Predicted 3D model of a 122-nucleotide RNA (SAM riboswitch aptamer (S box leader)) from a soil metagenome.
Rfam family: SAM riboswitch aptamer (S box leader). About the family: The SAM riboswitch is found upstream of a number of genes which code for proteins involved in methionine or cysteine biosynthesis in Gram-positive bacteria. Its family is annotated with regulation of gene expression in the Gene Ontology.
The model forms 97% of the base pairs in the Rfam consensus.
RNAcentral holds the sequence, with entries from MGnify.
[in-house]
Parts: sequence; structure tokens; C1' cells
RNA sequence: CUUAUCCAGAAAGGCGGAGGGACCGGCCCGGUGAAGCCUUAGCAACCUCUUUGUUAAUCAACAACGUAAGGUGCUAAUUCCUGAUUUAAUGAUUAGAUUUUGUCUGUCAUUGGAAAGAUAAG
Repeated sequence: CUUAUCCAGAAAGGCGGAGGGACCGGCCCGGUGAAGCCUUAGCAACCUCUUUGUUAAUCAACAACGUAAGGUGCUAAUUCCUGAUUUAAUGAUUAGAUUUUGUCUGUCAUUGGAAAGAUAAG
């Protein structure tokens, strides 16, 4: 950088000794013990592995079922909530313009996306 996923799931012990939840704001967790390191356990199924199918293809690609031995990851709170900027839709408007059952612009609100972050594979 590209692609996919992110409202599910799963914690005890030892060392340690004050921070942590990426960042801003909020709201939380923390001496009934934070971060970090280690041990054991667990969750999940991205890669690996098994089987089947499709394609011209015993290699390869894709899809589906399965497993949990191996490589990662994870085990408070929806990525804990919101987001500078930008875009789309919808609605509102005591504002402005106009060729006035209307249209356009501005502003505001709501929702979705982009973006940001995390993880995996390349």
C1' cells in the first nucleotide's frame, strides 16, 4: 500500500507498584492492585489442515462443510461514546436570490459512507 472483518465470544495465578482505555473531549477502569513481563487456561476461526464441489486444469483459483494439531490475534464497557475535514440522502428554516403551486444558495438537524484506529492475509 491492497483486500477482508470489527453490535458475538472468552481469565485465573506469580512478579511488579501507578497508571490505563490509540489521539481530542466525554465517560469509565485502577492499592479490593494500573501498565509491563511470565505461567496456565479459554475464545474465535484470518492463515494452515481435512473433505466435497465448480472451472480446461492431480498443479492453480474460487466456493461450501468440518477440525482446533500448527502460525497470528483476542479474553471491561459496540472500535466504550463523539469526532477536524469531506460526500450522499432526508427534513427544517423568522435568511438570501430568482423566471414564484416552484427552483437555487446559505444555515441547522438526523442518518449512512469516506476518513481514523485495530487485527489478519498478501